Small-subunit ribosomal RNA from an uncultured Deferribacteres bacterium, 1473 nucleotides, folded computationally.
RNA sequence: AACGAACGCUGGCGGCGUGCUUAACACAUGCAAGUCAAGGGGUUUUUACCUUCGGGUAAGGGCAACUGGCGCACGGGUGAGUAACGCGUGAGAAACCUGCCUCAGAGAUUGGGACAACAACCCGAAAGGGUUGCUAAUACUAAAUAAGCUCACGGUUCGCAUGGAUUGUGAGAAAAGGUCGGGGUAACCUGGCGCUUUGAGAUGGUCUCGCGUGUCAUUAGCUAGUUGGUGAGGUAACGGCUCACCAAGGCUACGAUGACUAGCCGGCCUGAGAGGGUGGCCGGCCACAUAGGGACUGAGACACGGCCCUAACUCCUACGGGAGGCAGCAGUGGGGAAUUUUGCGCAAUGAUCGAAAGAUUGACGCAGCGACGCCGCGUGGACGAUGAAGGUUUUCGGAUCGUAAAGUCCUUUCAGCAAGGAAGAAUGGGUAUGUAAGUAACUGUGCAUAUAUUGACGGUACUUGCAGAAGCAGCCCCGGCUAACUCCGUGCCAGCAGCCGCGGUAAUACGGAGGGGGCAAGCGUUGUUCGGAGUCACUGGGCGUAAAGCGCAUGUAGGUGGAUGUAUAAGUCAGAAGUCAAAGGCGUCGGCUCAACCGGCGUACGGCUUUUGAAACUAUAUGUCUAGAGUGUCGGAGAGGAAUAUGGAAUUCCCGGUGUAGCGGUGAAAUGCGUAGAUAUCGGGAGGAACACCAGUAGCGAAGGCGAUAUUCUGGCCGAUAACUGACACUGAGAUGCGAGAGCAUGGGUAGCAAACAGGAUUAGAUACCCUGGUAGUCCAUGCUGUAAACGAUGGACGCUAGGUGUUGGGGUUUUAAAGCCUCAGUGCCGAAGCAAACGCGUUAAGCGUCCCGCCUGGGGAGUACGGUCGCAAGACUGAAACUCAAAGGAAUUGACGGGGGCCCGCACAAGCGGUGGAGCACGUGGUUUAAUUCGAUGCUAACCGAAGAACCUUACCUAGGCUUGACAUCCUAAGGAUAUUUUAGAGAUAAAGUAGUGCCGUUCUUUGAACGGAACUUAGAGACAGGUGCUGCAUGGCUGUCGUCAGCUCGUGCCGUGAGGUGUUGGGUUAAGUCCCGCAACGAGCGCAACCCCUAUUUUUAGUUGCCAUCAGGUUAAGCUGGGCACUCUAAAGAGACUGCCGUCGAUAAGGCGGAGGAAGGUGGGGACGACGUCAAGUCAUCAUGGCCCUUAUGUCUAGGGCUACACACGUGCUACAAUGGGUUAUACAGAGGGCAGCUAGCUCGCGAGAGUCUGCGAAUCCCUUAAAGUAAUCCUCAGUUCGGAUUGUAGUCUGCAACUCGACUACAUGAAGUUGGAAUCGCUAGUAAUCGCAGGUCAGCAAAACUGCGGUGAAUACGUUCCCGGGCCUUGUACACACCGCCCGUCACACCACGGGAGUCGACCGUACCUGAAGCCGGUGGCCUAACCGUAAGGAGGGAGCCGUCUAUGGUAUAGUUGGUAACUGGGGUG
Repeated sequence: AACGAACGCUGGCGGCGUGCUUAACACAUGCAAGUCAAGGGGUUUUUACCUUCGGGUAAGGGCAACUGGCGCACGGGUGAGUAACGCGUGAGAAACCUGCCUCAGAGAUUGGGACAACAACCCGAAAGGGUUGCUAAUACUAAAUAAGCUCACGGUUCGCAUGGAUUGUGAGAAAAGGUCGGGGUAACCUGGCGCUUUGAGAUGGUCUCGCGUGUCAUUAGCUAGUUGGUGAGGUAACGGCUCACCAAGGCUACGAUGACUAGCCGGCCUGAGAGGGUGGCCGGCCACAUAGGGACUGAGACACGGCCCUAACUCCUACGGGAGGCAGCAGUGGGGAAUUUUGCGCAAUGAUCGAAAGAUUGACGCAGCGACGCCGCGUGGACGAUGAAGGUUUUCGGAUCGUAAAGUCCUUUCAGCAAGGAAGAAUGGGUAUGUAAGUAACUGUGCAUAUAUUGACGGUACUUGCAGAAGCAGCCCCGGCUAACUCCGUGCCAGCAGCCGCGGUAAUACGGAGGGGGCAAGCGUUGUUCGGAGUCACUGGGCGUAAAGCGCAUGUAGGUGGAUGUAUAAGUCAGAAGUCAAAGGCGUCGGCUCAACCGGCGUACGGCUUUUGAAACUAUAUGUCUAGAGUGUCGGAGAGGAAUAUGGAAUUCCCGGUGUAGCGGUGAAAUGCGUAGAUAUCGGGAGGAACACCAGUAGCGAAGGCGAUAUUCUGGCCGAUAACUGACACUGAGAUGCGAGAGCAUGGGUAGCAAACAGGAUUAGAUACCCUGGUAGUCCAUGCUGUAAACGAUGGACGCUAGGUGUUGGGGUUUUAAAGCCUCAGUGCCGAAGCAAACGCGUUAAGCGUCCCGCCUGGGGAGUACGGUCGCAAGACUGAAACUCAAAGGAAUUGACGGGGGCCCGCACAAGCGGUGGAGCACGUGGUUUAAUUCGAUGCUAACCGAAGAACCUUACCUAGGCUUGACAUCCUAAGGAUAUUUUAGAGAUAAAGUAGUGCCGUUCUUUGAACGGAACUUAGAGACAGGUGCUGCAUGGCUGUCGUCAGCUCGUGCCGUGAGGUGUUGGGUUAAGUCCCGCAACGAGCGCAACCCCUAUUUUUAGUUGCCAUCAGGUUAAGCUGGGCACUCUAAAGAGACUGCCGUCGAUAAGGCGGAGGAAGGUGGGGACGACGUCAAGUCAUCAUGGCCCUUAUGUCUAGGGCUACACACGUGCUACAAUGGGUUAUACAGAGGGCAGCUAGCUCGCGAGAGUCUGCGAAUCCCUUAAAGUAAUCCUCAGUUCGGAUUGUAGUCUGCAACUCGACUACAUGAAGUUGGAAUCGCUAGUAAUCGCAGGUCAGCAAAACUGCGGUGAAUACGUUCCCGGGCCUUGUACACACCGCCCGUCACACCACGGGAGUCGACCGUACCUGAAGCCGGUGGCCUAACCGUAAGGAGGGAGCCGUCUAUGGUAUAGUUGGUAACUGGGGUG
């Protein structure tokens, strides 16, 4: 895009079309083929006449059963069968027929006998039938005649073989002179319609041939009337069409035979076309008429509405017997997703009959039903902004439906009502007139004119009038493809879906709504066909790796084929003619108002046939040639093949000698061998297999493959030469041969090796890898098998298209040494053009061309099943489908990963020091418990984390008691008055009752005072709202952790690539560093690194109090205490200093490295702050902020008490220890940095002490915290569960605080647990570091701090080095990974479902063969029988009929073979989950 459609929702009108695609299933009822009286007999009636009154004659009319004629073979239906001369197209019939029709010629003579109807009788239920009798004809029939016809024979002429035409002679065969008119007395004349014969035509048919017209080769052979001949029969006619005889043919790979499917075509649909699909309506042909067979009649049938027989089915029946055939039109049942009225009419067109009128006609014309299709029309038009109400939405401002509505002004198609009202009608016949031919004439016939008449549709089309916007819109869609977006509901549910895919709480994808988009009386869905699909490729594809080159060769058919001459004209090209029906299509013109629809005219390409020409190319025929191919001659290389013989090294075994305890084997072992003497070593022997070095991307071969040496036989190849042949060539379906290894058969052989097997190890297991053994086999001979990643994953042949560089064999040339140059044949590498998806290929093509063969068409199922062929078997070759998926695959890219590689780094390992893991205690977490043990954090990157401090508070949890505009904010109204305070009840919140008190600012009024307004405050009330540590960190912002202070991450332009992307950023060096240098199709730049900032180490300058004190003076028991000073220390500002700057050396002359000098400091001096692009849906909605959702007398808020402190247990982080490098006691020395007014507190007094009291200084370089400790000196302890260790517990206290019970810290006395250095495992640290020692601070009333953040004191050891563990960086490699190895993914088993194969069988269908049966019927035969026409005087005959027999044969039956389908216990694999 289309449809004979169906289904869902919806539905106003008209026109034109169209309507059982299924059950060729069965059919009730009606109709669909009759007509002619002018062929005949008959019957009836009217009139007239006659009458013997019975009736008869004449004229006219009606009826239609019978006889007869024509029709019924057309028209109408259907598509079952048919793969065929069935159809299409083009030819042929010299091999034929043709009723009615047209034209032309000739003719129609003389006779005869019957049968219906009818009548009578009889049989039968019926259908129907029988006997006897009468009768006519255009019925039947005998004879005559024969222009012409047919046959036989002869002649002439023509053609295309058989043969045609014509002519002569002989023989043979016709008829209805009926009927209707007119004239006439009649004979007869005349006009129609008929009859016979002949010729011609027209129409229709029959037969034959060329070409075309489905699928399957898992159908490869078929055929006995088969193929041909002779003769005969038969037919309208040719013909094995049939028969007899003879011969043995005929068809087939260009697809016979068989199976399945199917009516064919004009056309129709689609497509740019070529094609593909289709054959409904209309038209042409064919076939069929319940299934099968058969003939009759006829011009024509083997006959839809005829006959006979058989079969199934249905109906009637008196059971004896009969009847029937809608695939005609309607209609019914049934089937089905599905397809109409038992209508009107012969008015038109056509058909049959008829002389005609006319009759008949379910053909046809119309109407009805169905949106089934196509076409047309309408459901209103213009104006109209308060942008109404309402809906939806919202950022609450608005937006949108929307000029849409309302409203105002118009119009009236269509529908409705009313009025008018066609065309389609032309004929025909009647009457009248004219005229033509014929006739003596008339009638009649033909033609013309006039007249009245004929309509189913239908009072329809059409026209006019009336009224009034009045009566008339739906369907699908809105994630992308694909035009159209929001809200709500739902929450991987319900559902959607053509493909991709949506839905797991913010769904433009589900459902609803609003809005929008599309089409519109329709819109969607389903089905089917073509297109897109270049996705079977003729136009117009491919095969190295995506599917696809046979394992290789020889060669048949076939296809293709060198140069040149001549001829022919099959192909080819050009012209002409015929044909390809009509309809359709296209163009144009016209008719319905337009269109659909219909009509007139015209017409292209192309097909087939005939004919005339051309001769380039192909072809054919025939010459010639040598460039292809082959032969000859002379040389050459080689693991080419076959057979025979020979050889040495090595392994093993046997014998002997020497010799002694192990050997062997492995990662390590063991099994095994060995004291019965192994291994080792020497000598001798046996036997089998394989041939080191040479040896080489060297050689040979078609491939498989070929490797010691010699001989024999033998194939191919290469070079040179140019003597010979003269296209002899290439490819190659089938076919044939060769064909590694394994395997099979028979017979040998067997040293080594070695499936199976055994043992030992390894392992969770180990039916493996490793070890010790070991049989088939490996070897030989003869057969078979016929497969491999049989690979260059690349078929063969020929020609052409840059080179460079190796190498093998030969030749030429030069030097005659090598090298070089030229050339032929091989074999490698790199590369130009070109090709290619890329990788890559590239004269050895995967380039450019020609020829031939093979093969491919998504993945799986499956190289499976079935069938066939081959094989001894194993199996090979050929080779599907159901079902299932939306992918499978190739090449390349970026990452990630690897028990891949290279380089490098890091307390990563190693080297060291000290810990953790064991004990007690503290803290955190899990778990458990609980009314609650609030919540979060969970590998590294949670676990002394949020929490820099839970007794109440905090607090979010639990229990209980209260409040509801609320504890807190804003707004409104009313009243009050701020505020302070007392008592009572209660656990408190709270409630009730009182006392004191009338405030602040401004204005006005007459002062006390009052009024008004304002700001703040309290109470009460109403509602907007507050409030939420409720949920979602997977809706978010912000902040943070981690990789990681790792050196990386990117961009612009350019360049490369089809592209993803690459380059830059890789490489060579170097660095802590993508740090720097060099190189480079890159050149630059950004974020990171570094530096800039802070602290610290040295120093200068400035400044000099609260700091300092060298000099001067004073002064004390002592003290910078005082004057004074600012030199020093210090303080805190500004500077300086370090940059590989200098020297040497290494390096590439670089960057830089190493060493040195100087320097307080040396190569980043040390430390801090600083964290690229990004990753982990990392963490946090409980810091804060925030979308959405949820609660609203509660999930909010207030209060008391409790809980967060529980305790069998597990984990993490710490403290204290286990002791003598120690503990105790006494004495004594030296810091830094902080903090301090609700504070730090001196001094003094008291207390053993925690502390208390009193008073002093200090808002601090001034005073206080503040005695630092380890250390040092002395002394005790002497290796113990201790003078170690301090848990636990008791008693008594101190302090903070409303309050230490749950649940604080500290003090004193007493108590004195575990623990004697810690398993597997594991952590930190590289220098002022670890270790060790104390001090301070924050939080804080106090404190569970042993934590955290800082500060200083003392102060080490070790680093060979980068193999390994962990993490990371760069380069490279492989990848089937990309939520990226915590990836992906294979098979069994279990369960469910699905389709398929096998299957003892069983049930059908189709079909072959053989035999039996043999209806009807044609044909043939026929004794007796029957018999009107003719012959015969007769007897009888001719002819005919029934009957019987025979050939053929439908159906049926029996036996057997084949093909195919259904089903089946069980079974096999496959697919999906």
Its Rfam family is "Bacterial small subunit ribosomal RNA". Its family is annotated with structural constituent of ribosome and ribosome in the Gene Ontology.